[in-house]
Molecule: small-subunit ribosomal RNA
Organism: uncultured bacterium
C1' cells in the first nucleotide's frame, strides 16, 4: 500500500466483491498445563427453597432456663449467680447491591449560580441540664377467629411524651448606625417587645443530653452551551405567557389558587410521529471521523402494572405501609398471604451465557465503651478454549536417501525426507515423594515506661477461608500431550483417480456437459497452531456523502425564464469600540483507562509509583493587521442628467397587392384529377380550361443573410399612436446605492379545456380509394374538432448551447451588425457594444472548450451518488377535466452507462474488379441407360465425404481375395515380428473326417563344422500383442474453400493517458500494396512480378534406331543399301521481347497508335507454385498419435452371403430424338503413351468376339495400332423411319479355382421410351466453346459412358457496369464482436418469489372524549375527649 469484476481490445464513470482489525458471541471439527480476566446481548417473563440488616442490658420495666445454696406439707418456695425469647426506647433500615423498563428531558456532559436553601452521626467553639407531672407496651386476668391476627380489664418502667422555671443564644415585630455589592439587596453593632431547651448512666475518669454559631461531608434548586432520525408531522398554546395578592415548600417559581392583561413557541425546525438511559469510556481509522454505550467508575431512572401519602436529618422507601388492577398460593368459604431487576437456583424463551460452595482471615460497612454480633458488599473456590498472555509436545546425530504411499518421459527417476529406524542428551510439563510461604497489621490480653488506674509508645502473646494452594526439592523415563482449514485468480500452496451441465462448490468472477490444479477421494504442499475454520455484526479499504476531501456540454446531476423576501458575500481612506482572532495568567477538565518512563510477579497478560495529554469550558489582562460595528469622507462599483443612435422588442388602429377557395356572367367541349402505376372523387343537369366581375378567411413571395431584437417563450407586407429595452459620447448629479437570491409573485412554444364568435387554406378523428401476407401505416380523393378572433384556464417540451447568474485576470486572426473618433478620407486606423469562424497556453476521460471557456480565482443559489422497480404507488398541493408538482419502498441484476480503437455488418456513399451481369455458342432439367447419394428394405444391404467446398467423392477397378459388414464353424499369449532355456520327433508327405479353416492318424532323424559349435527350423515360459473400436471437439501430417483474391505484417521514429493510429491515407497508374508524385515518416519482410518447366521462332554443336536434297546400288514397291548432315525431326547448349524505337498526350509513371520492325508486342500462351489467416471445414478407415473401451473377444482364420436389394426423390453422365443426318463402298492426315508373368507381326481358321502361330522387340528399330470426324460415290425422302437403341429369347468367345446371386466381349433375332424437354439452372472470351477419334494409370478379367492425357476439324459475341452474385480500397452509421444466420420488443400456458386486494376472523399499542371514582392530600362545618398528642 491496494486487488478482482462491464469490453473483442481501451479510457473514464460507477456499482459490487475481496485482502486487516475488532466481539459479553454462537456453530462445526479438535484439544496438554499454568497465569490473568469475562460470562442471559432474548422474556423489566414467571419463580419452588435456602441465606443477602441488624444491633444496643454502659436507655427501661423485667426475665425462661441452668448452676449453688436454704427450707419443704414434696405440689414447690427464699436467697445469690447466669442471664435465652419477647417488648418498650435508640441509632440503621435512604448505605450497600441488582436492572434499563421508561425517558429526547436541565436527564445526562461542562461552565457558572443560589444574594432563594436543607443537612442525622463527625470536628471545633460558646453556654446550660432546676423542678413536678402524665401515659403505654410488655407482665397478669377474661375474650374472637380454621389462619393471619385480634378485642376488652386491671397494674408498670425508661435517654417515652407533656408542663413550669432559667434564656448566654435563636425565632419574629420594630427604632437606630456603620461597612459594603451587578439588581432583589448582603454583612454587622446598640436597643425595645414576644415566644421558646435539656436525660441520663457509670467503675465518677467518661459515654450521652439541650440550644447556638462555625466547619467538614452529602444533598435541593436555576442558568448558558452540547445531546437521534422523520417537512409525505407546519403550524402549536386556556394555566397557554406576564402582572397583583395569597396557598404551599427546606427553598425559588403558575408548582397551585384568585382577579387583571393578551400574551408565549415556531424554517436557526415549534408541534406531531419513531428510536434511545447519559457520560468517563470501548472497537477502528493516518487523522478528521464513523460505529457503540457489557464488564470497572459517576449521573439518572425504576423495583409485579398503577397510584397515595406516612415515618425520619434524609424515602414517596427493592427485601416499610395503604389503595386499585392482574397474577400466583393458602382456606374451615367466613377471610387471609405474596411480589429474586439482591446472591445460589428452578421453567420458559433462545443459536446462546456458570455453584442452591467456603470464609467473614483481609478490605469495607450497621450497632455497640468493648469484647462481639450481623453482613450472598467483599474476599476465596467450581464451571466453560468466551478472550488475552506464557509454556509444552523434545534436542543432537543419522542416507543404501530403507520399506511403505504417491507421482512420472517407469532397466530407472522424483517426492514423503534426516523425515523413520538406530546412537547420544536433556527432563521444562505430567505423576509420585519430601518440604513449605507472603498476605497479620491491628484490637483484645499481659509485661514495661511517660503524666493522671485512662492516654501514647515498647516487648510478649494472639487471629488464614483460599489451603498443605503456590513455590522449593528429589525420582524414574522421551516418557503424559496436534490439530484445524486452504491449495482457479484475488491469495502463500500441484499432480493422479472417480465424476460427466449428473452429483455438487461459490466472498465476486465463475467451475462442471470425458483429459476438471474450481466438485468427491488420495499423495504431496501452504496457513495458523490448543486452537483453526464458518456465521452474525460495527470500523477500516470506501476520496462511494467529500471538513480535512467529489462533482453537474455528452457518464446520475443547472431550476423553462425573470423580478424579488429573508439569508449569505460585499470597493477606497480615516477614526472609535473590542463581539470573532490571537497571545499571556488563574479555575476546571474525577478516577480508572489510553499514553511516556520507572517499578513488582522467573517472562508475558496483569498490577503499583510518577509524568504529560486530556484538542473542552468559564474567567481574567492585553495586542487590533483581518471579520464585525459606531461616526466621518471619497469616486473607481452601480444608478440618475444631457446629447446621440438602433433593431421581425411589445400592445393597438388603419390600409395594401399576390395567391387560394366560392358565386356570377361569357367564351368552349370531353374529359378533369390524381399516382410508382391506379382507383375512389369531379364532369354532357356541360366540369377542367379561359376571359370579366364580386365576395370571404388566412398568411404576408422578393427583400432574406451563416443577419437583427428580447429575460426565456419568441418577433417578419405597409403604416399612425402608446411602450420596454440595449448602445454610443460626455463626465454633469447621488455617493456603495452592490451581487446572489431558499419561500413567494410574473411570465412561459404546441397540444388541450370553457364561453362566445369566425372558418378560404390546411388538417388529428372518421370515410372511401389503392399499396400488401394483412396495412386499423406510408400514397391518392374528401373531411370534422382544430388551427384564427375576445375573455379565461392550462403550465409542461430535446422549454437545448443538453453549459446557472455575478465581477476580475490570461496569446491572436479572421468575417458580420451597430455607435463614436483621428488621420494625408474611393481608405486606413483606433475605440467601444454584440454575432459567428480558427487556433496559443491552459483544461478535459475523450469527443472537444478555448476573452461569449468547459481555463485561473472569489461570491451566491439550483441540483447528483449504481441499473431496474419509477417520474411509478401512498399523502399533500394545484387544477373544471386532461393533468401537474412533491416523491418513495417491497423485489431484483453485476452490471447500466460515457468517449474513443479495431473489425464486421448496412435494402449508406463513392472508386474498381471477376464469363458477375450483359451479347453469343452448347447443354442440364422431360426419356432409356450407367454411376453416386438420399430414402426404404435386409442377418447384413460395413464405414466415412453433406450449401457454396458431399452426391463418376475416398474407390486410379467389390464374383473369392479385397472386406472393415451378416450368417455359422473354429483358435486362445493367438494371424505377423523379436529375444529365447531346449530340442533336431517337428518341416513335409499321404490317409480319413470336413464346405474350409482346421482336427485326428501314419510315415519321416536335414546341412556345414576347427567337434567348441554355426545355419536353417520348431520351440514351454516369460516380456512387447492385436482392435478399419470410441473421440478430427485431445492431436500431428495431408488437404478443400475464401482465392491466384492483393492483400497481411514488423523493425526504428513519430502522434495518442490507452486500446490504436501513422507507415499501407492522399493524386495518377496498373493485371497487382504494380509503379509514380505527395506525406513525420524511414526502412524491411510474407504475398504479386520475375527467377523453373511446355509450347511458338531462329543459331549453333551433335547425328541414331530418326530425316533423304544431291551422288551411287537395288526392288513389283518401300531410306532397303552405300553414303550424307542440307531439310524435317530429335535434345543440349545459346538468341530474342525490353515500352528497347517512333508519334501524341502527361510532371513522372504509365496510356494511346489498322506505328515501324519481328515468328512473336506490351505480364505471347499454357503449367508449376496458394501470404497472414477464416470456416473447432475434412480425414483416429492411407498413415502417426494422447486418452477411452475390449483381451476364449470389439482380437485371428475359414466357407457362403452381403457391399450390386428398389415404391420412390436427387445429382453427375452416356446415348438419342435425326437429313449440316443414316447406312454402303472407296481413299487421306495425328500427337501422346504402353509392352518380357508382356506387346505379339505375317500367314491359316471362324459371319465375329476369338483361335492357331510364333518372326521381331527390354523398343525414335519391333509391337499396340485400322486414327475418327474430313473428301469421293451411291442409298434412304420426314417416318416413330434404313432415326434411336433399351429390354428381352437363342448361341457363343475370353479371362478366372469359380461368371447363379454379379463380368465383359460377339453373332442372330427382338426393337421400348424418346418428335429437342416446365419452373428454374451450368460451362465456356481463342486454337478456347463445340465436335472428332486415340491413349495410359488401376487391371486375371471387368461393369470405364468414369479419371487422367493426346492431337484433328474449328466458330459466334462482348454496347457497356444500371442491376443479380462473389471479391478489393476509401468514407459514414450502429445499442453488432458467436460480429445482420447478430442484437432486441411485447403478449402468452404452466410453476415459484415477492408485494397488493378479498366476504369476513382476531390480537397490540396510542391519541382524544365521555362515564364510574379507591387509597390519601388540602379546606370548610358539627360531635366528643385532652394537660398534651
Nucleotide at each position: 500500500a491496494g486487488a478482482g469484476u462491464u469490453u473483442g481490445a481501451u479510457c473514464c464513470u460507477g456499482g459490487c466483491u475481496c485482502a486487516g482489525g475488532a466481539u459479553g458471541a454462537a456453530c462445526g471439527c479438535u484439544a496438554g498445563c499454568g497465569g490473568g480476566a469475562g460470562g442471559c446481548c432474548u422474556a423489566a417473563u414467571a419463580c419452588a427453597u435456602g441465606c443477602a440488616a441488624g444491633u444496643c442490658g454502659a436507655g427501661c420495666g423485667g426475665g425462661a432456663u441452668c448452676c449453688a445454696u436454704c427450707c419443704u406439707u414434696c405440689g414447690g418456695g427464699g436467697u445469690g449467680g447466669u442471664g435465652a425469647g419477647a417488648g418498650c426506647g435508640g441509632c440503621g433500615c435512604a448505605c450497600g447491591g441488582g436492572u434499563g423498563a421508561g425517558u429526547a428531558a436541565c436527564g445526562c456532559g461542562u461552565a457558572c449560580a443560589c444574594g432563594a436553601c436543607c443537612u442525622a452521626c463527625c470536628u471545633c467553639c460558646a453556654a446550660g441540664a432546676g423542678g413536678g407531672g402524665g401515659a403505654u407496651a410488655g407482665c397478669c386476668c377474661c375474650g374472637g377467629g380454621a389462619a393471619a391476627c385480634u378485642g376488652g380489664g386491671a397494674u408498670u418502667a425508661a435517654u417515652c411524651c407533656g408542663c413550669c422555671a432559667u434564656g448566654u443564644g435563636a425565632u419574629a415585630u420594630u427604632u437606630u448606625g456603620a461597612u459594603u455589592g451587578c439588581a432583589u439587596g448582603a454583612u454587622u453593632g446598640a436597643g425595645a417587645u414576644a415566644u421558646u431547651a435539656a436525660a441520663g448512666u457509670u467503675u465518677a475518669g467518661g459515654c450521652g443530653c439541650u440550644u447556638g454559631g462555625a466547619g467538614a461531608u452529602g444533598g435541593g434548586u436555576g442558568u448558558g452551551c452540547g445531546u437521534u432520525c422523520c417537512a409525505u408531522u407546519a403550524g402549536c398554546u386556556a394555566g397557554u405567557u406576564g402582572g397583583u395578592a395569597g396557598u404551599g415548600u427546606a427553598a425559588c417559581g403558575g408548582a397551585c389558587u384568585a382577579c387583571c392583561a393578551a400574551g408565549g413557541c415556531g424554517a436557526c425546525g415549534a408541534u406531531g410521529g419513531g428510536u434511545a438511559g447519559g457520560g468517563g469510556g470501548c472497537g477502528u481509522g493516518a487523522g478528521a471521523g464513523c460505529g457503540u454505550g457489557a464488564u470497572c467508575c459517576c449521573c439518572c431512572a425504576c423495583a409485579c402494572g398503577g397510584g397515595u401519602a406516612c415515618u425520619g436529618a434524609g424515602a414517596c422507601a427493592c427485601g416499610g405501609a395503604c389503595c386499585c388492577g392482574a397474577c400466583u398460593c393458602c382456606u374451615a368459604c367466613g377471610g387471609g398471604a405474596g411480589g429474586c431487576a439482591g446472591c445460589a437456583g428452578u421453567a420458559a424463551g433462545g443459536a446462546a451465557u456458570a455453584u442452591u460452595g467456603g470464609a467473614c482471615a483481609a478490605u469495607g460497612g450497621g450497632c455497640g465503651g468493648a469484647a462481639g454480633c450481623c453482613u450472598g458488599a467483599u474476599c476465596c473456590a467450581g464451571c466453560c478454549a468466551u478472550c488475552c498472555c506464557g509454556c509444552g509436545u523434545g534436542c543432537a546425530g543419522g542416507a543404501u536417501g530403507a520399506c511403505g504411499g504417491c507421482c512420472c518421459u517407469a532397466u530407472g527417476g522424483g517426492u514423503u525426507g534426516u523425515a523413520a529406524a538406530c546412537u547420544g542428551c536433556u527432563u521444562u510439563u505430567a505423576u509420585c515423594a519430601g518440604g513449605g510461604a507472603a498476605g497479620a497489621a491491628a484490637a483484645g490480653c499481659u509485661c514495661g515506661u511517660a503524666c493522671g488506674u485512662g492516654u501514647a509508645c515498647g516487648g510478649g502473646u494472639g487471629u488464614g477461608a483460599c489451603g498443605g494452594u503456590a513455590c522449593c526439592u528429589g525420582a524414574g523415563g522421551a516418557a503424559u500431550a496436534a490439530g484445524c482449514a486452504u491449495c482457479g485468480g484475488c491469495u502463500a500452496a500441484c499432480u493422479c483417480c472417480g465424476u460427466g451441465c449428473c452429483a455438487g462448490c461459490a466472498g465476486c468472477c465463475g467451475c462442471g456437459g470425458u483429459a476438471a490444479u474450481a466438485c468427491g477421494g488420495a499423495g504431496g504442499a501452504u496457513g495458523c497452531g490448543a486452537g483453526c475454520g464458518u456465521u452474525a455484526u460495527c470500523c477500516g479499504g470506501a476520496a462511494u456523502c467529500a471538513c480535512u476531501g467529489g462533482g453537474u456540454u455528452u457518464a446520475a446531476a443547472g431550476g423553462g425564464u425573470g423580478c424579488g423576501u429573508a439569508g449569505g458575500c460585499u470597493g477606497u481612506u480615516u477614526u472609535g469600540a473590542a463581539a470573532g482572532u490571537c497571545a499571556g495568567g488563574a479555575g476546571u477538565g474525577a478516577a480508572a483507562g489510553g499514553u511516556u518512563c520507572c517499578c513488582g510477579c522467573u517472562u508475558a497478560a496483569c498490577g503499583g509509583g510518577a509524568g504529560a495529554a486530556g484538542u473542552g469550558c468559564u474567567u481574567u489582562u492585553g495586542a487590533u493587521a483581518c471579520u464585525u460595528u459606531g461616526g466621518a469622507a471619497c469616486u473607481g462599483g452601480a444608478a440618475u442628467g444631457a446629447g446621440a443612435u438602433u433593431g421581425a422588442g411589445g400592445c393597438u388602429g388603419g390600409c395594401g397587392g399576390a395567391a387560394u377557395g366560392u358565386g356570377a356572367c361569357a367564351u368552349g367541349u370531353a374529359g378533369c384529377g390524381g399516382u410508382g402505376a391506379a382507383a375512389u372523387g369531379c364532369a354532357u343537369a356541360g366540369a377542367u380550361a379561359u376571359g370579366u366581375c364580386a365576395u370571404a378567411g388566412a398568411a404576408c413571395a422578393c427583400c432574406a443573410a451563416u443577419u437583427g431584437c428580447g429575460a426565456a417563450g419568441g418577433c417578419a407586407g405597409c403604416u399612425g399612436g402608446c411602450u420596454g429595452g440595449g448602445u454610443c459620447u460626455u463626465u454633469a448629479u447621488u455617493g456603495a446605492c452592490g451581487c446572489u437570491g431558499a419561500g413567494g409573485c410574473a411570465c412561459g412554444a404546441a397540444a388541450g379545456c370553457g364561453u362566445g364568435g369566425g372558418u378560404a387554406g390546411c388538417g388529428a378523428a372518421c370515410a372511401g380509394g389503392a399499396u400488401u401476407a394483412g396495412a386499423u401505416a406510408c400514397c391518392c380523393u374528401g373531411g370534422u374538432a382544430g388551427u384564427c378572433c375576445a375573455c379565461g384556464c392550462c403550465c409542461u417540451a430535446a422549454a437545448c448551447g443538453a453549459u446557472g447568474c455575478u465581477a476580475a485576470c490570461u496569446c491572436g486572426a479572421u468575417g458580420c451588425u451597430u455607435g463614436u473618433c483621428u488621420c494625408g478620407u474611393a481608405g486606413a486606423g483606433a475605440u467601444g457594444a454584440g454575432c459567428g469562424u480558427c487556433c496559443a497556453a491552459g483544461g478535459g476521460a475523450a469527443a472537444c472548450c478555448g476573452u461569449u471557456a468547459a481555463g485561473u480565482u472569489a461570491g451566491c443559489c439550483a441540483c447528483c451518488u449504481g441499473g431496474g422497480g419509477a417520474g411509478u404507488a401512498c399523502g399533500u398541493c394545484g387544477g373544471c377535466a386532461a393533468c401537474g408538482a412533491u416523491g418513495a419502498a417491497a423485489c431484483u441484476c453485476a452490471a447500466a452507462g460515457g468517449a474513443a480503437u479495431u473489425g464486421a455488418c448496412g435494402g449508406g456513399g463513392g472508386u474498381c474488379c471477376g464469363c458477375a451481369c450483359a451479347a453469343g455458342c452448347g447443354g442440364u432439367g422431360g426419356a432409356g441407360c450407367a454411376u453416386g447419394u438420399g430414402g426404404u428394405u435386409u442377418a447384413a444391404u460395413u464405414c466415412g465425404a453433406u450449401g457454396a467446398u458431399a452426391c463418376g467423392c475416398g474407390a486410379g477397378g467389390a464374383a473369392c481375395c479385397u472386406u472393415a459388414c451378416c450368417u455359422g464353424g473354429g483358435c486362445u499369449a493367438g494371424a505377423a515380428u523379436g529375444u529365447g532355456a531346449g530340442c533336431g520327433c517337428u518341416a513335409u508327405a499321404u490317409c480319413g473326417g470336413g464346405a474350409a479353416a482346421c482336427c485326428g492318424a501314419u510315415a519321416g532323424u536335414u546341412c556345414c563344422u576347427u567337434c567348441g559349435g554355426g545355419a536353417c527350423g520348431c520351440g514351454a515360459a516369460a516380456c512387447a500383442a492385436g482392435g478399419u473400436g470410441c473421440u478430427g471437439c485431445a492431436u500431428g501430417g495431408u488437404u478443400g474453400u475464401c482465392g491466384u483474391c492483393a492483400g497481411c505484417u514488423c523493425g526504428u521514429g513519430c502522434c495518442g493517458u490507452g486500446a490504436g493510429g501513422u507507415g499501407u491515407u492522399g493524386g495518377g497508374u496498373u493485371a497487382a500494396g504494380u509503379c509514380c508524385c505527395g506525406c513525420a515518416a524511414c526502412g524491411a519482410g510474407c504475398g504479386c512480378a520475375a527467377c523453373c518447366c511446355c509450347u511458338a521462332u531462329u543459331u549453333u554443336c551433335a547425328g541414331u534406331u530418326g530425316c533423304c536434297a544431291a551422288c551411287a546400288c537395288g526392288u513389283a514397291a518401300u531410306g532397303g543399301u552405300g553414303g550424307g548432315g542440307a531439310c524435317u525431326c530429335u535434345g543440349a547448349a545459346g538468341a530474342g521481347a525490353c515500352u528497347g524505337c517512333c508519334g501524341g498526350c502527361g510532371u513522372a509513371a504509365g496510356c494511346c497508335g489498322c506505328g515501324a520492325g519481328g515468328a512473336a508486342g506490351g505480364u505471347g500462351g499454357g503449367g508449376a507454385u496458394g501470404a497472414c489467416g477464416u470456416c473447432a471445414a475434412a480425414u483416429c478407415a492411407u498413415c502417426a498419435u494422447g486418452g477411452c473401451c475390449u483381451u476364449u473377444a470389439u482380437g485371428c482364420c475359414c466357407a457362403g452371403g452381403g457391399c450390386g436389394a428398389c415404391a420412390c426423390a436427387c445429382g453427375u453422365g452416356c446415348u438419342a430424338c435425326a437429313a449440316u443426318g443414316g447406312c454402303a463402298g472407296g481413299u487421306a492426315c495425328a500427337g501422346a503413351g504402353g509392352g518380357u508373368c508382356g506387346c505379339g507381326a505375317a500367314g491359316c481358321c471362324g459371319c465375329g468376339a476369338g483361335g492357331u502361330g510364333g518372326a521381331g522387340c527390354u523398343a525414335a528399330u519391333c509391337u499396340c495400332a485400322g486414327a475418327a470426324a474430313g473428301c469421293c460415290u451411291g442409298u434412304c425422302c420426314c417416318a416413330g423411319u434404313u432415326c434411336g437403341g433399351a429390354u428381352u429369347g437363342g448361341a457363343g468367345u475370353c479371362u478366372g479355382g469359380a461368371a447363379c446371386u454379379c463380368g465383359a466381349c460377339u453373332c442372330c433375332a427382338u426393337g421400348a421410351a424418346g418428335g429437342u424437354g416446365g419452373a428454374a439452372u451450368c460451362g465456356c472470351u481463342a486454337g478456347u466453346a463445340a465436335u472428332c477419334g486415340c491413349g495410359c494409370a488401376u487391371c486375371a478379367g471387368c461393369c470405364a459412358u468414369g479419371g487422367c492425357g493426346c492431337g484433328g476439324u474449328g466458330a459466334a459475341u462482348a454496347c457497356g457496369u444500371u442491376c443479380c452474385c462473389g471479391g478489393a480500397c476509401c468514407u459514414u452509421g450502429u445499442a453488432c464482436a458467436c460480429a445482420c444466420c447478430g442484437c432486441c420488443c411485447g403478449u402468452c400456458a404452466a410453476g415459484c418469489c415477492a408485494u397488493g386486494g378479498g366476504a369476513g376472523c382476531u390480537g397490540g399499542g396510542g391519541g382524544u372524549g365521555c362515564c364510574u371514582g379507591a387509597a390519601a392530600g388540602u379546606g370548610g362545618u358539627g360531635a366528643c375527649u385532652u394537660a398534651a398528642c